A computed fold for a 360-nucleotide RNA from a Bacteroidota bacterium, annotated as Bacterial RNase P class A.
[in-house]
C1' cells in the first nucleotide's frame, strides 16, 4: 500500500420558480372565509410490536391461591430482559500472549430421564483372576471388581503395602465437592493452609429458592351539540341486594334501583387528549467507562383518510478519463410521547485483527 472479516459514525447541501399543511402578524369581513408576509414542516431505523416507563381511566380494602417474568458481581438509569466495567468456566486459533466468541441461582430438598450396545447406567458380573468338588479339551459351587470388552459416560486417579486373588482395605501424593482460618478485593472471587467426604450428566425436564408484577391502552379516555319511541314484549331485582367495581379464581369490601334479553325507532357532527420535554446543542468539571453535575444558548411536524412536494441549475459523494464527457446513489414515510432491543441498508469515513509481498 492492497484485500478479507468484525465493530462504530454518517447516509446529502445551496439558490430560484411553482404547489401543499399548520402556526404567528397585517388587511377586508358580523363571523366563517379570502389575500399578503415571516419562520417551520417525515428517520437512523419512523420498521417489528419484543421489553421498560411517562401520561390517561378504573380502584384506593385487602388476604389467599394461581399465572407470568428475571437470576454471576458492582455501578449507571425514571425503569428495563437495557448499558458500562469486572469475576469464574469454556470454544476457535496459537509455542505462549493478544484477538474474536459462548455460558453463569440450585443436582447435599425430592421426583423423573440418559436410546442402542453392554453383565450392569447404580440393589452390577460376559470374559478374566483366585479357590472347593467331579465322570477333567470340560462341568458345577464360592469369592472378586485390580485387568479386558460394550458405550458419550462404568463406582475418583497414580504409586506402594497387604491379600487365596483382589478392593480406599491401609498409607503417600493428587483431583473434585462441602466447609473453615489468614491475607487481598466494595463484591463476584483470588492465594496459602486445615477438616470431612467420594459415580456422572440433565432443571427454555417437573421442581425448589430469591426478587418483582393491579388491570386496560389514544379506535384509551373526557366533554358538547342534534335527534327519537324516557314507548312495546318477556325474565330477574328493589335492603331477604339483581347488576356493577376492586381481580384471573375464592373469600372479603365498596356501590346500588334498576338490570338482562327480544323486536323496533333515531343519530353518527364537533372539541379536547395532541406535543416545552426523564428535550436538544456547546463549554467546563468528576469518573477507566456507561453516565452525573454546573453554566450558557435554542424551540425543532401535529395531520385526522391523512400535508411535509415538483422542476431547473450549481456544489458535494461514487464510477470513469491523460484530462473530460456521459452515467449512478441503498433501506425506506411520523399518527400519544420517551428510553432500549431486534431486523433491513448503495456508498463514504474511522478503529481492530488476519493474509501475501516490498521498503525502512
Nucleotide at each position: 500500500c492492497a484485500a478479507a472479516u468484525a465493530a462504530g459514525u454518517u447516509g446529502u447541501u445551496c439558490u430560484a420558480u411553482c404547489g401543499c399543511u399548520g402556526u404567528u402578524u397585517u388587511a377586508u369581513u358580523u363571523a366563517a372565509a379570502u389575500a399578503a408576509a415571516a419562520a417551520a414542516g417525515a428517520g437512523g431505523a419512523a420498521a417489528g410490536u419484543c421489553c421498560g416507563g411517562g401520561c390517561a381511566a378504573c380502584a384506593c380494602a385487602g388476604a389467599g391461591c394461581g399465572c407470568c417474568a428475571u437470576a454471576c458481581u458492582u455501578c449507571c438509569u425514571a425503569a428495563c430482559g437495557g448499558g458500562a466495567a469486572g469475576a469464574c468456566u469454556u470454544g476457535a486459533a496459537u509455542a505462549a500472549a493478544a484477538u474474536c466468541g459462548a455460558g453463569u441461582a440450585g443436582a447435599a430438598a425430592g421426583u423423573g430421564c440418559c436410546a442402542c450396545a453392554g453383565a450392569a447406567a447404580a440393589u452390577a458380573a460376559c470374559c478374566g483372576u483366585c479357590u472347593g468338588c467331579c465322570a477333567u479339551u470340560g462341568g458345577u459351587g464360592g469369592a472378586u471388581a485390580a485387568g479386558g470388552g460394550u458405550g458419550a459416560a462404568a463406582a475418583c486417579g497414580u504409586g506402594a503395602g497387604g491379600u487365596a486373588a483382589g478392593a480406599g482395605c491401609u498409607c503417600a501424593c493428587g483431583a473434585c465437592a462441602u466447609u473453615u482460618a489468614u491475607a487481598g478485593g466494595u463484591g463476584a472471587c483470588u492465594a496459602u493452609g486445615g477438616a470431612u467426604g467420594u459415580g456422572g450428566g440433565u432443571a427454555a425436564a417437573c421442581c425448589u429458592u430469591a426478587u418483582g408484577g393491579g388491570u386496560u391502552g389514544a379506535a384509551a379516555g373526557a366533554c358538547c351539540a342534534u335527534g327519537u319511541a324516557a314507548a312495546c314484549c318477556g325474565g330477574g331485582g328493589u335492603u331477604u341486594g339483581a347488576g356493577g367495581g376492586c381481580u384471573g379464581c375464592u373469600c372479603g369490601c365498596c356501590u346500588g334501583a334498576c338490570u338482562c334479553g327480544g323486536a323496533g325507532g333515531g343519530u353518527a357532527g364537533g372539541u379536547c387528549g395532541a406535543u416545552a420535554g426523564a428535550u436538544u446543542u456547546u463549554u467546563g468539571u468528576a469518573g477507566c467507562a456507561a453516565u452525573g453535575c454546573a453554566a450558557a444558548a435554542a424551540c425543532u411536524a401535529g395531520a385526522u383518510a391523512a400535508a411535509u412536494g415538483a422542476u431547473a441549475g450549481a456544489a458535494g459523494c461514487c464510477u470513469g478519463u491523460u484530462a473530460a464527457a456521459a452515467g449512478g446513489a441503498a433501506c425506506a414515510g411520523a399518527a400519544c410521547c420517551c428510553g432500549g432491543c431486534u431486523u433491513a441498508u448503495a456508498g463514504a469515513c474511522u478503529u481492530a485483527u488476519u493474509u501475501a509481498a516490498a521498503a525502512u

The sequence was found by an Rfam model in a public genome assembly. It matches the Rfam family "Bacterial RNase P class A". About the family: Ribonuclease P (RNase P) is a ubiquitous endoribonuclease, found in archaea, bacteria and eukarya as well as chloroplasts and mitochondria. Rfam classes the family as a ribozyme.